[in-house]
Molecule: transfer RNA
Organism: Candidatus Gottesmanbacteria bacterium RBG_16_52_11
RNA sequence: GGGCCUGUAGCUCAGCUGGCUAGAGCGUCCGCCUUGCACGCGGGAGGUCAGGAGUUCGAAUCUCCUCAGGUCCA
Numbered sequence: 001g002g003g004c005c006u007g008u009a010g011c012u013c014a015g016c017u018g019g020c021u022a023g024a025g026c027g028u029c030c031g032c033c034u035u036g037c038a039c040g041c042g043g044g045a046g047g048u049c050a051g052g053a054g055u056u057c058g059a060a061u062c063u064c065c066u067c068a069g070g071u072c073c074a
Base pairs, nucleotide, nucleotide: 001073002072003071004070005069006068007067010026011025012024013023019057028044029043030042031041032040050066051065052064053063054062
């Protein structure tokens, strides 16, 4: 230098072929339970879908560029 893959919540990830209002588990906060803690149960908060542009009525999803990480080739 070139090819391919990945980037979504604090962490691990799902999100099918463009269409709800972007989700799960863990964590965290509050409440219930308990003499108290843990466990369990209920609820809440938390997101620039890596960044930018384009296509479209509509983009996490398609296209292009950039950035970061991984991998292969030279």